[in-house]
RNA sequence: GCUCCAGUAGCUCAGUGGAUAGAGCAACCGCCUUCUAAGCGGUCGGCCACAGGUUCGAAUCCUGUCUGGAGCG
Repeated sequence: GCUCCAGUAGCUCAGUGGAUAGAGCAACCGCCUUCUAAGCGGUCGGCCACAGGUUCGAAUCCUGUCUGGAGCG
């Protein structure tokens, strides 16, 4: 330098054009327990890497940039 993959909650991920963007773990509150852990219930947490474009409508499609990873030279 070229090609490919990925970027969504603190972490690991799902979501392949239309639902208020969800799950598990973590954190917090409560229940239970002599206490802790475990278990049960609930709460909080996201402007979907960034900027444009297409569309009535974009996390999702297109273009560019950035970051990380893999391969080739």

A computed fold for a 73-nucleotide RNA from Leptolyngbya sp. NK1-12, annotated as transfer RNA.
Rfam family: tRNA.
RNAcentral records the identical sequence in 5 taxa.
The coordinates come from a structure-prediction model, not an experiment, and the mean pLDDT is 80.
The sequence is in RNAcentral, with records from ENA and Rfam.
Taxonomically the source falls in Leptolyngbya (Bacteria, Bacillati, Cyanobacteriota, Leptolyngbyales).